A computed fold for an 87-nucleotide RNA from a bacterium, annotated as c-di-GMP-I riboswitch aptamer. The coordinates come from a structure-prediction model, not an experiment, and the mean pLDDT is 81.
RNA sequence: UAUUACAAAAGCCACUCCCGCUGAAAGACGGGGUCGGAAAGCCACAGGUCUUGUCUCCAAAACCUGAAAGACAGCUGGGUUGCCUUU
Repeated sequence: UAUUACAAAAGCCACUCCCGCUGAAAGACGGGGUCGGAAAGCCACAGGUCUUGUCUCCAAAACCUGAAAGACAGCUGGGUUGCCUUU
């Protein structure tokens, strides 16, 4: 530097759920917790999914329709960095 199928050790992360907190919502954050994870570290670049305060739609109001600029990196791909171990 490349590689790492299986196994081991050390540590790491933390779904659902519960409590608190924040947000219009999706969701985020903290604590408990432990389904799982070898990038479940980081980046919304491509696809995808979720939400609808605002905008759109309407003569107007509500509903409906449409759109992220909001969100998900634990949906897939891509980019980037990296611990232990094998060769």